Molecule: transfer RNA
Organism: bacterium
RNA sequence: GCGAGUAUGGUAUAGUGGCUAUUACGGCGCCUUGCCAAGGCGCAAACAGGGGUUCGAUUCCCCUUACUCGCU
Numbered sequence: 001g002c003g004a005g006u007a008u009g010g011u012a013u014a015g016u017g018g019c020u021a022u023u024a025c026g027g028c029g030c031c032u033u034g035c036c037a038a039g040g041c042g043c044a045a046a047c048a049g050g051g052g053u054u055c056g057a058u059u060c061c062c063c064u065u066a067c068u069c070g071c072u
Stems, first nucleotide, its partner, number of pairs: 001071007010025003018055001027043005048064005
């Protein structure tokens, strides 16, 4: 330099044109207990960035960024 892939709450993940974006761990609060742990209930927290297509984009297309892999 060329090609391919990945990017979603703090972490790990599901989702795939129309939801209030899923679940687990973690965080916070309440209940339970003599206390802790465990358990139950609730709350906060996310679509890498920009542009395009579309009535509508996390999803499709293009560019950029970061990382991974292959070729040279």